[in-house]
The RNA shown here (c-di-GMP-I riboswitch aptamer) has 79 nucleotides and comes from Candidatus Bipolaricaulis sp.
The coordinates come from a structure-prediction model, not an experiment, and the mean pLDDT is 87.
Rfam family: c-di-GMP-I riboswitch aptamer. Gene Ontology term of the family: cyclic-di-GMP binding.

RNA sequence: UGAACGAACAGGCAAACCCAGGGCGACCUGGGGACGCAAAGCCACAGAUCUCCCCCGUGGAGAUGGCUGGGUUGCCGAA
Numbered sequence: 001u002g003a004a005c006g007a008a009c010a011g012g013c014a015a016a017c018c019c020a021g022g023g024c025g026a027c028c029u030g031g032g033g034a035c036g037c038a039a040a041g042c043c044a045c046a047g048a049u050c051u052c053c054c055c056c057g058u059g060g061a062g063a064u065g066g067c068u069g070g071g072u073u074g075c076c077g078a079a
Base pairs, nucleotide, nucleotide: 005077006076012037013036017032018031019030020029021028022027035066041072042071043070045069046068047067048064049063050062051061052060053059
């Protein structure tokens, strides 16, 4: 230095819910708020779940990264 790993230090993010706004909707954005998270940073490729549309088809469009897998980048440094 790197990998693995996750004690400590420094910090980081932000569930449910409430308010305001956007959307047909799933849901998203901002503020408040903390259930939790070592990637709860980013990516919709695969699966899964959810929404909308239809000619109901082996269909189309979308949402969820805090559902799983995968890809990619990163802070700190004990055992």